Transfer RNA from a Gaiellaceae bacterium, 71 nucleotides, folded computationally. Rfam family: tRNA. It is annotated as a transfer RNA. The prediction has a mean pLDDT of 84. The RNAcentral record of the sequence draws on ENA and MGnify.
RNA sequence: GGGUCCGUGGUGUAACGGGAGCAUGACGAGCUCCAACCUCGUUGGUCCGGGUUCGAAUCCUGGCGGGCCUG
Numbered sequence: 001g002g003g004u005c006c007g008u009g010g011u012g013u014a015a016c017g018g019g020a021g022c023a024u025g026a027c028g029a030g031c032u033c034c035a036a037c038c039u040c041g042u043u044g045g046u047c048c049g050g051g052u053u054c055g056a057a058u059c060c061u062g063g064c065g066g067g068c069c070u071g
Base pairs, nucleotide, nucleotide: 001070002069003068004067005066006065007064010024011023012022013021018054025043026042027041028040029039030038047063048062049061050060051059
């Protein structure tokens, strides 16, 4: 250089174009002599710009970043 796949909370991972969830973590409370375990609650996310659409995490396009194959 060419081809291909991917980018979602701190981390991992879902989401036929129509209310962004699950697990884990963090924080608070309960329990405990104190912790741990356990229970309840809270917190926090779609890589960036543009387009299509009534509606975009999803489709199109231009960037940025990463993985794999190949020269």